[in-house]
Context: one part of a larger RNA
RNA sequence: GCCUACGAGUUACUGUCACUGGCGAGGUUAAAUGAUUAGAAUCAUGCAGCCGGAGCGAAAGCGAGUCUGAAAAGGGCGCACAGUCAGUGGGAGUAGACGCGAAACUUUGUGAUCUACCCUUGGCCAGGAUGAAGUUCCGGUAACACGGGAUGGAGGUCCGAACUAGUAAACGUUGAAAAGUUUUUGGAUGAGCUGAGGGUAGGGGUGAAAGGCUAAUCAAACUGAGAAAUAGCUCGUACUCCCCGAAAUGCUUUUAGGAGCAGUGUGGAGGUUGAGUUUAAUACAGGUAGAGCUACCAAUUGGACUAGGGGGAGUCACAUCCUACCAAAUCCAGAUGAACUCCGAAUGGUAUUAAAUAUACUCUGCAAUGAGGGCAUGGGUGCUAAGGUCCGUGUCCGAGAGGGAAAGAACCCAGACCGACAGCUAAGGUCCCAAAAUCUACAUUAAGUUGAACUAAGGCGGUUCAGUUGCUUAGACAGCCAGGAUGUUUGCUUGGAAGCAGCAAUUCAUUUAAAGAGUGCGUAACAGCUCACUGGUCGAGCGACAGAGCAUCGAUAAUAAUCGGGCAUAAAAUGUAGUACCGAAGCUUCGGAUUUUAGUAGCAAUACUAGAGUGGUAGGGGAGCAUUCUAACAGCGGCGAAGCAGACUGGUAAUGGUUUGUGGAGCGGUUAGAAAAGCAAAUGUAGGC
Numbered sequence: 001g002c003c004u005a006c007g008a009g010u011u012a013c014u015g016u017c018a019c020u021g022g023c024g025a026g027g028u029u030a031a032a033u034g035a036u037u038a039g040a041a042u043c044a045u046g047c048a049g050c051c052g053g054a055g056c057g058a059a060a061g062c063g064a065g066u067c068u069g070a071a072a073a074g075g076g077c078g079c080a081c082a083g084u085c086a087g088u089g090g091g092a093g094u095a096g097a098c099g100c101g102a103a104a105c106u107u108u109g110u111g112a113u114c115u116a117c118c119c120u121u122g123g124c125c126a127g128g129a130u131g132a133a134g135u136u137c138c139g140g141u142a143a144c145a146c147g148g149g150a151u152g153g154a155g156g157u158c159c160g161a162a163c164u165a166g167u168a169a170a171c172g173u174u175g176a177a178a179a180g181u182u183u184u185u186g187g188a189u190g191a192g193c194u195g196a197g198g199g200u201a202g203g204g205g206u207g208a209a210a211g212g213c214u215a216a217u218c219a220a221a222c223u224g225a226g227a228a229a230u231a232g233c234u235c236g237u238a239c240u241c242c243c244c245g246a247a248a249u250g251c252u253u254u255u256a257g258g259a260g261c262a263g264u265g266u267g268g269a270g271g272u273u274g275a276g277u278u279u280a281a282u283a284c285a286g287g288u289a290g291a292g293c294u295a296c297c298a299a300u301u302g303g304a305c306u307a308g309g310g311g312g313a314g315u316c317a318c319a320u321c322c323u324a325c326c327a328a329a330u331c332c333a334g335a336u337g338a339a340c341u342c343c344g345a346a347u348g349g350u351a352u353u354a355a356a357u358a359u360a361c362u363c364u365g366c367a368a369u370g371a372g373g374g375c376a377u378g379g380g381u382g383c384u385a386a387g388g389u390c391c392g393u394g395u396c397c398g399a400g401a402g403g404g405a406a407a408g409a410a411c412c413c414a415g416a417c418c419g420a421c422a423g424c425u426a427a428g429g430u431c432c433c434a435a436a437a438u439c440u441a442c443a444u445u446a447a448g449u450u451g452a453a454c455u456a457a458g459g460c461g462g463u464u465c466a467g468u469u470g471c472u473u474a475g476a477c478a479g480c481c482a483g484g485a486u487g488u489u490u491g492c493u494u495g496g497a498a499g500c501a502g503c504a505a506u507u508c509a510u511u512u513a514a515a516g517a518g519u520g521c522g523u524a525a526c527a528g529c530u531c532a533c534u535g536g537u538c539g540a541g542c543g544a545c546a547g548a549g550c551a552u553c554g555a556u557a558a559u560a561a562u563c564g565g566g567c568a569u570a571a572a573a574u575g576u577a578g579u580a581c582c583g584a585a586g587c588u589u590c591g592g593a594u595u596u597u598a599g600u601a602g603c604a605a606u607a608c609u610a611g612a613g614u615g616g617u618a619g620g621g622g623a624g625c626a627u628u629c630u631a632a633c634a635g636c637g638g639c640g641a642a643g644c645a646g647a648c649u650g651g652u653a654a655u656g657g658u659u660u661g662u663g664g665a666g667c668g669g670u671u672a673g674a675a676a677a678g679c680a681a682a683u684g685u686a687g688g689c
Base pairs, nucleotide, nucleotide: 001689002688003687004686005685006684011095012094013093014092016090017089018088019087020086021085022084023083026051027050028049032045033044034043035042036041055062056061065077066076067075068074098236099235101233105226106225107224109222110221116200117199118198119197120196121195122194123193124192125190127159128158129157130155134151135150136149137148138147139146163187164186165185168183169182170181171180202218204214205213206212239624240623241622242621243620244619249262250261251260252259253258263369264368265366266365267364268363269362270361276357277356278355279354280353281352282351283350284349290343291341292340297337298336301333302332303331304330306327308326309325310323311322312321313320372397373396374395375394376393377392378391379390380389381388402413403412404411417592418591419590420589422588423587424586428582429581430580431566432565433564437579439578440577441576442575443574444573450568451567458553459552462550463549464548465547467545468544469543470542471541479537480536481535482534483533485510486509487508490504491503492502516531520529521528593614594613595612596611597610598609599608600607601606625678627675628674629673630672631671632670633669635667636666643662644661645660646659647658648657649656650655
C1' cells in the first nucleotide's frame, strides 16, 4: 500500500415546537391490588397527584379586572381565541451525550538487581624507572652548619600490561549491537578499581553540579484509581434521488481562528389599507462631479500705485531727494483649495398616480455564516508602489461546469434536467499541427518589425502620405570646363599680422559677366589650395519648413532557443472595407423525466392541457433503496435453500429479477413494527498478502 472484518448523533429524564390519535371545560392516572395469562403482555380497580379552567399586585388584598395614583385621569399587565393525555419526529437542557486524541492534576501503592552517594566486609593492581626523609662513612667547623660517597625506599612521582576510562578518526546508522567495532588515546599505589551484603524514594532521594542519575523512562519515576478529567483545538463521521439555497457584514464580548443579538437561507402557518420589484409621469429635499473666486475664507504669480522698513545722497541738525532692495492696503492681469462657495449637474433617494409583474410582511420550527477574494470604478493611506491596506458602488469566484485567452479561481463569451452520428450562432477564429478563406479590394512595413506579457526620454537624408513656401526653358539643382581681379600688405596693433592671432571701421571704391577689405584649410610672415559670386556645357525639375503613418537605434538576467510550435514577406504581418464559413453544455429541432402555477375531469388517488422552471458548497425540506430481528398472512426448499461465480435483463438512482455453474440445508414474499441499520479516508483497530 491493497483486501477482508470491525469502526462514530445513542439511551434515560425534563421542558419546547410540529404532526397523528383519544376525550374535551375538562384531560389524565402513578405506585399498588386483582383477573386472564407467558407476551415486545392485556384488561379491570386505584381520584393520591399533575395540567387547564382568572388575573393583577412586593404584599395585605381585591377580582374581569387589578396595580400605580389624590384621581371617575393616564399608563402597565390582564379579560373577549381550549385544553389535556399518549405516540412519532425536529431541536434544547442535564447526564461521557457523535467518535478518537492531550500535556497535566489529585490520590493509593511499587521500585536503588540499572545508576548516584553512603555504611559493613572482602578482593585486585606484570614489569621497568626515578631515588625524598632518615642512617652510616669520609671531608669540613671552635662547635654547629655545609659538601661528597654509600645505605635507605618516600611519592594523589614517571614509563607501561591486567584493570578502568572513552580522546580523535573511520566504519556502523532497516547495525553483529535500542550506544557497538577497529585503530588511536587518558589513568594505572590512588580523591584507585572491584565482589558480596545493607541504607537513602518521587516535589522525595542522590549529585567533585551535566538539571545529571533514580531499572532502555526524568525541569519531577513507574503502577492502579478519581476517569469516558477537560480540549472555544485538529482529524474522521458510512445508501440514493428530488426542491430551495446562504455567509465571510453590523453591535457587544478577558473578545478577535470562539460566542450572543441582528442581517442573509430553509420548512410550516396566516391574513390585509397589496405593502415588494420595475418602468413612466409629476412634485420634492440635497451641495457631490464640474465650475468659479473684484461672492466670502485661506493661500498665491507678474505688473501698477503707494503707507512702512532697509540702503544711498544731503545736512551743524532738521528738511529734502534717489532707489533694477523688502513690502501692507488699493487697482489691473493670471490662477489654487477634502475641512472655500456667488453657482451647480448626472446618477441615486423620497412621495403621489398609472401600467406591468409577483412578491413583500407577521408568527413559528431548523440552521449555517460572522478568516473572504479578484476585477471595474469613486476615494483615504502608501511612493497617484504592491497579487499592499481601509471604505463606497457593481460584478464574478467562493458555491459555476461548457467555449476562448498555448497552459491560468474570478479576463472575454455563456449559466450544464437527460438523450440525439440534427440545425443556427457568441467570444474567438478559418496555411499545417487543428474545425473553418492560402477569400475579395486597396494601402503600409523589409525591421522576421510583426505574428496576443512589456518599454521611455532622446537620436535618425529608412520609407510612404498630405500640406506651406522658394528657385526654374529669360535654362534652375548636381556634376564638369573657365574666371574669382585692382587701389591694397585697408587702418591700428605687433618681432611679424599681407582676406584668414586680435582690435576698429559709412565693410570703401575701381575694373567688370562676376569676384567678400573675404567661407574654410594652410604659412614664422608671405606663398599655395578652396568657397561665396559669374560665364560656358548639360536639359527638367530642384531646395527649405512644420506635420501624419509604418519601420530604426536607445534595448539589459541568470540550464540552448522559440510567435503555443512548424513556419509566414504584393503575407499566414499591419491598417481600412466586405462576403462566406468554423465555433459552446448558449438558442432551435425531435424524444423523455421531474418540480411548480393555472385550468379541466374525478369523492379521492390521479390523469390531461397550457405556462414557468430543474448549476450548486455550508445548510433547510421532501421521497425512497438496502441490512438484521419481531408479528400476522400466504409460501419456497435434497426434483437442491443460503452463500459464491458468469451471462442476460427491469428501474432516474440507492437496487430488483431471470438463467447457468458451484454449493449442500435452510430461505425469502406482502403488510406493519423494532434497530448494535449502509465506510474510502479518522498518521483508525485486528488479520492476511